[in-house]
RNA sequence: CAAAAAACCAAAGCGCCAGGACUCCGGCCUCAGCGGGCUGGAGUUGACGAGGUAGACGCUUAUCGAAGCAUUCGGCGGGUGGCGUCUCGGCCUCCGGGCGGUCGUUAGGCAAGGUGACAAAACGCGGUGGUGACACCGGGGACAAAGCACCUUCCGGGCCCGAAG
Numbered sequence: 001c002a003a004a005a006a007a008c009c010a011a012a013g014c015g016c017c018a019g020g021a022c023u024c025c026g027g028c029c030u031c032a033g034c035g036g037g038c039u040g041g042a043g044u045u046g047a048c049g050a051g052g053u054a055g056a057c058g059c060u061u062a063u064c065g066a067a068g069c070a071u072u073c074g075g076c077g078g079g080u081g082g083c084g085u086c087u088c089g090g091c092c093u094c095c096g097g098g099c100g101g102u103c104g105u106u107a108g109g110c111a112a113g114g115u116g117a118c119a120a121a122a123c124g125c126g127g128u129g130g131u132g133a134c135a136c137c138g139g140g141g142a143c144a145a146a147g148c149a150c151c152u153u154c155c156g157g158g159c160c161c162g163a164a165g
Base pairs, nucleotide, nucleotide: 014077015076016075017074019073020045021044022043023042024041025040026039027038028037029036030035048065049064050063054087055086056085057084058083059082060081088104089103090102091101092100095162096161097160098159099158108155109154111153112152113151114150115149116148123140125138126137127136128135129134
C1' cells in the first nucleotide's frame, strides 16, 4: 500500500459525484490595460420540510406542497408509494373451520363533497471556521398543500360445514 474480517455510529427530499457551475494555486495564449480563452492540480456546491413501512420476493420515472429561476440542473445508488405472488393478520355471522373477497394492525373504496391544522429551508440579525467558493451554530418574525386529520353522502360486504341456542 492492497485485500479480507470484526466492532461502533449514522437514512429515506435519504447517501454519493466523473458532467456542469463556482473558488484557489500553477502553466500557456491574447489584451495598451481592465479583462478574456485553454489547460493541470486541489477544493466547494449538488433536495426545504410535511407525509408515509405486517414480512419476503419481483416489476415500476413513488404522495404533497415551500423556495428558487442556472442547478432542488445532470448522473449513480437506495427508498416506507403502486401493482403482482406467497406467508401472517383484521373484517365480511355471537363462536370455530374451509373456500372466496377486501384491506394491513388507524386493517372495504387516493368514490364524491365539505371543513381544518401544522413546517423547514429561503429571509433577516448575530457569531465560528476557511485565502476563497462555502460550511456550521444561535436567536427573531413568518408563510403551505396533500394519498395528513375530521365530517357527510354514495357504493360494496359472501358461500359451505360444524358448535351453541
Predicted 3D model of a 165-nucleotide RNA (glmS glucosamine-6-phosphate activated ribozyme aptamer) from an Actinomycetota bacterium.
Its Rfam family is "glmS glucosamine-6-phosphate activated ribozyme aptamer". It is annotated as a riboswitch.
Its mean pLDDT, the model's own confidence on a scale to 100, is 80.